[in-house]
RNA sequence: UUUUCUAUAGCUCAGUAGGUAGAGCAUUUGGCUGUUAACCAAGGAGUCGUUGGUUCAAGUCCAACUGGAAAAG
Numbered sequence: 001u002u003u004u005c006u007a008u009a010g011c012u013c014a015g016u017a018g019g020u021a022g023a024g025c026a027u028u029u030g031g032c033u034g035u036u037a038a039c040c041a042a043g044g045a046g047u048c049g050u051u052g053g054u055u056c057a058a059g060u061c062c063a064a065c066u067g068g069a070a071a072a073g
Base pairs, nucleotide, nucleotide: 001072002071003070004069005068006067007066010025011024012023013022019056027043028042029041030040031039049065050064051063052062053061
């Protein structure tokens, strides 16, 4: 320098024919217990890397850029 992959909640990841974003762990509150842990119930948390474009509608499609990984030279 080129090519490919990747970026979604605090962490690990889903979201497969474009139709209004979820799970596990963690965290908060309550219950249970002499206490902790475990267990049960409920809740909060993400303008989906950035900027544009296409579309009635974009996490999803297109372009550029940024960070990370791999390969080639």

Description
Predicted 3D model of a 73-nucleotide RNA (transfer RNA) from Entomoneis sp. The sequence is in RNAcentral, with records from ENA. The prediction has a mean pLDDT of 80.